[in-house]
Context: one part of a larger RNA
RNA sequence: UGAUGGGGGCCCGCACAAGCGGUGGACCAUGUGGUUUAAUUCAAUGCAAAGCGAAGAACCUUACCAGGGCUUGACAUGCCGUGAAUCCUCUUAAAAGAGAGGGGUACCCUCGGGAAUGCGGACAUAGCUGGUGCAUGGCUAUCGUUAGCUCGUGCCGUAAGGUGUUGGGUUAAGUCCUGUAACAAGCAUAACCCUCAUGUUUAGUUGCCACUAUUGAGUUUAAAACCCUGAGCAUACUGUUGGCGAUAAGCCGGAGGAAGGUCAGGACGAUGUUAAGUCAUCAUGCCCCUUAUGCCCUGGGUGACACACAUGCUACAAUGGCCAGGACAAAGGGUCGUAAUCCCAUGAGGGUGAGCUAACUCCAAAAACCCAUCCUUAGUUUGGAUUUCCGAUUGCAACUCGCAUGCAUGAAGCUAAAAUUGCUAGUAAUCGUUGGUCAGCCAUACGAUGGUGAAUUUGUUCUCGGGCCUUGUACA
Numbered sequence: 001u002g003a004u005g006g007g008g009g010c011c012c013g014c015a016c017a018a019g020c021g022g023u024g025g026a027c028c029a030u031g032u033g034g035u036u037u038a039a040u041u042c043a044a045u046g047c048a049a050a051g052c053g054a055a056g057a058a059c060c061u062u063a064c065c066a067g068g069g070c071u072u073g074a075c076a077u078g079c080c081g082u083g084a085a086u087c088c089u090c091u092u093a094a095a096a097g098a099g100a101g102g103g104g105u106a107c108c109c110u111c112g113g114g115a116a117u118g119c120g121g122a123c124a125u126a127g128c129u130g131g132u133g134c135a136u137g138g139c140u141a142u143c144g145u146u147a148g149c150u151c152g153u154g155c156c157g158u159a160a161g162g163u164g165u166u167g168g169g170u171u172a173a174g175u176c177c178u179g180u181a182a183c184a185a186g187c188a189u190a191a192c193c194c195u196c197a198u199g200u201u202u203a204g205u206u207g208c209c210a211c212u213a214u215u216g217a218g219u220u221u222a223a224a225a226c227c228c229u230g231a232g233c234a235u236a237c238u239g240u241u242g243g244c245g246a247u248a249a250g251c252c253g254g255a256g257g258a259a260g261g262u263c264a265g266g267a268c269g270a271u272g273u274u275a276a277g278u279c280a281u282c283a284u285g286c287c288c289c290u291u292a293u294g295c296c297c298u299g300g301g302u303g304a305c306a307c308a309c310a311u312g313c314u315a316c317a318a319u320g321g322c323c324a325g326g327a328c329a330a331a332g333g334g335u336c337g338u339a340a341u342c343c344c345a346u347g348a349g350g351g352u353g354a355g356c357u358a359a360c361u362c363c364a365a366a367a368a369c370c371c372a373u374c375c376u377u378a379g380u381u382u383g384g385a386u387u388u389c390c391g392a393u394u395g396c397a398a399c400u401c402g403c404a405u406g407c408a409u410g411a412a413g414c415u416a417a418a419a420u421u422g423c424u425a426g427u428a429a430u431c432g433u434u435g436g437u438c439a440g441c442c443a444u445a446c447g448a449u450g451g452u453g454a455a456u457u458u459g460u461u462c463u464c465g466g467g468c469c470u471u472g473u474a475c476a
Stems, first nucleotide, its partner, number of pairs: 001476002003473003007470007015460002019423005026314001028312006034305002042053001064300007073125001077124002079121005087102006107114002127289001130287003136283002138278003141274001143272001148187003152183002154163003167178003193266003198234007213220001237260001240254005303442001320375002325370002332363003337356002342351003382413001387408001389406001393402001429452007
């Protein structure tokens, strides 16, 4: 100087407390371990692995296994020979491929050849999701959006080092004030950026409709007020007022204001820590394979199943369930797409195919909610697992292994032990909507979006994590 203490002091955080809802018990979904297997490809393993890489494994993907094939190779550059190429048919095969036949000649041209492309040959070489993340770059997680981490000169100390950065206040903050052998400075903090909330200016189509006509209808004409959308500007700064404070920084209360003390949310992550993660995004040193650890194909596997763990979904019901009627969003996507309307079907869906390259049209029905009927505390009109059968759809193909529909079937579960977790406001809880990936979909996931909309915070004794000062130490 650090590290550390079941030492001390001060402070902070959904850390505890106060509340609300979960997990842990049930079924199922997904991931992981284990076991099994020809293979169950690989990576990730306390917090910081486990609905993670994977924004979507039937084939492909695919890296794994079995079998069938290839060896200048599926791909790149160079050389030689040959035929332009694309194309069609047949045999064989699980396919890859192998064999045979047919057709057919184009472009440039100095008539030598060239360009493009197929086949054959020889080598230089290709190729590797093979190893090493403890050889690396890049990217990322984490402590942690915690308030820290440093430097120049000076001063102190023999030196390691110290000081500054400590003290008194204050702050979300090493934020600011003040004191001070320190005075300046840098990286973080804050602000600058984006979204959201208010007003105003400008612009009015595909958006809007106050007045006046018009219509079934903002449908049409007229309109530019309102709404909305795009762009620009303004606004919030402890500015103002009272109190407290050291006449400071600031704190508490008030006024005005759409908004008040960082308005709210996001992006942004210092020095470093974990030889943290990734050689399977990519790049790359070294090592390894080269008739195979490379490449092509068919089928299988990644979907197995005594079990254990993790994250979720649905429930156990009356604040509910079934049925009928009625109301109100935001955001997003669409031309190999979205699909209205009408018809058929109990339904999934099928037929038809208007409109829309979208503020125009479509997906699209919002659902919780309101009103009304039945059910009456039951394993039930709860719950929906499991299973039989029929039919539909995507796709060469749905057996291993897709999804949704209809009839039937109707399991566990009656609110859950020890323990454990999220959340402080438009939050939790609850309710739908939508997107990417995508032929289809195992999505109950992930991302976005709005609707309804709480309770509690006395406080810092204790638990956990962190910051500063101080102190002990046989530790470095």
Molecule: small-subunit ribosomal RNA, 3' major domain
Organism: Mallotus nudiflorus